Predicted 3D model of a 339-nucleotide part of an RNA (large-subunit ribosomal RNA, domain IV) from an uncultured Candidatus Peregrinibacteria bacterium. It was read from a public genome assembly.
[in-house]
Context: one part of a larger RNA
RNA sequence: CAUGUGUUAAGGAACUCGGCAAAAUAACGUCCGUAACUUCGGGAUAAGGACUGCUCAAGUUUGUAGUUUUUUAAAUUACAAAGGAGAGCCGCAGUAAAAGAGCCCAGGCGACUGUUUACCAAAAACACAGGUCUCUGCAAACUCCAAAAGAGGAGGUAUAGGGGCUGACCCCUGCCCAGUGCCAGAAGGUCACGAGGAGUGGUUCACGCCGCGAAUCUAAGCCCUGGUGAACGGCGGCCGUAACUAUAACGGUCCUAAGGUAGCGAAAUUCCUUGUCGGGUAAUUUCCGACCCGCACGAAUGGGGUAACGGUCUGGGCACUGUCUCGACACAUGGCCCG
Numbered sequence: 001c002a003u004g005u006g007u008u009a010a011g012g013a014a015c016u017c018g019g020c021a022a023a024a025u026a027a028c029g030u031c032c033g034u035a036a037c038u039u040c041g042g043g044a045u046a047a048g049g050a051c052u053g054c055u056c057a058a059g060u061u062u063g064u065a066g067u068u069u070u071u072u073a074a075a076u077u078a079c080a081a082a083g084g085a086g087a088g089c090c091g092c093a094g095u096a097a098a099a100g101a102g103c104c105c106a107g108g109c110g111a112c113u114g115u116u117u118a119c120c121a122a123a124a125a126c127a128c129a130g131g132u133c134u135c136u137g138c139a140a141a142c143u144c145c146a147a148a149a150g151a152g153g154a155g156g157u158a159u160a161g162g163g164g165c166u167g168a169c170c171c172c173u174g175c176c177c178a179g180u181g182c183c184a185g186a187a188g189g190u191c192a193c194g195a196g197g198a199g200u201g202g203u204u205c206a207c208g209c210c211g212c213g214a215a216u217c218u219a220a221g222c223c224c225u226g227g228u229g230a231a232c233g234g235c236g237g238c239c240g241u242a243a244c245u246a247u248a249a250c251g252g253u254c255c256u257a258a259g260g261u262a263g264c265g266a267a268a269u270u271c272c273u274u275g276u277c278g279g280g281u282a283a284u285u286u287c288c289g290a291c292c293c294g295c296a297c298g299a300a301u302g303g304g305g306u307a308a309c310g311g312u313c314u315g316g317g318c319a320c321u322g323u324c325u326c327g328a329c330a331c332a333u334g335g336c337c338c339g
Base pairs, nucleotide, nucleotide: 001334002333003332004331005330006329007328008327010325011324014323019320027052029051030050031049032048037042039168053089054088055087056086060082061081062080063079064078065077066076067075068074069073090094102318103317104316105315106314107313108312109310110309114126115125130166131165132164133163134162135161136160142152143151144150169305170304171303172302174235175234176233179232180231181228182227183226184225185224188223189222190221194217195216199212200211201210202209203208236254237253238252239251240250263297264294275291276290277289278288279287
């Protein structure tokens, strides 16, 4: 010096990206006492207190065995068990060791228990019950498969099975079908093979043979006509206007398939931005509550809430501490130096 362990005056997060690490808490022991909120189950061991060893012990309760009074019954004695006011004893300390939750407040995300990048990520990602759309009538759809056979689906049968999206629960889920997709449509247009043969070419003396071939008929598809958003998706601009100013309920105009409804909003989304105001601090680019000028939220690529839950993320506080002011000491192991 390194690693590990322990102690440390006064202070107590001043450390630091951040209380990282450490300290502290600790007995689902007895008794007391426990808030907001809540899906009434929880939250909760919430939080916060007191007690705890040993000796003696009043009184109490129960049981067993007796005694007394005239039986029932009552009183009383002894013993045992439970529990025990109180008194005393010792120590710094009585859950005397070991082991054994720190707690509270507020917010984001995800409902939850689960799952995951074997060896840098455990999460807000995946899954999940629940919701919804869609396919499938059974030799089911779908999957394995070049095809077939065979098998799974399933010895199941639409309250079933497959696929997509969403993701408990509560309140809800607006407008657009122009484009793309999907679904439906006995008309019409277009359209392949094929059918059809008007006509026409080659060859031949001829019969023939070999070709080319119009009209017309002819499937799906496409065109076309409709439907469909918990299908892929999309959800405007400019100008003016009120008796201070400001703003614009109101008006005009252009464009569109339709111009973003409810709710939320500087947000895991806000560039400008450390927006502005309020709270918290002596002081805060973080945090919480508001405002709304949403660069560029928005309704199952779900919107807004939400008790419980979380080795989650963010902010604050109490307790506690060598994280720090600022170091020091001790021990163990290793290194290094001397021999």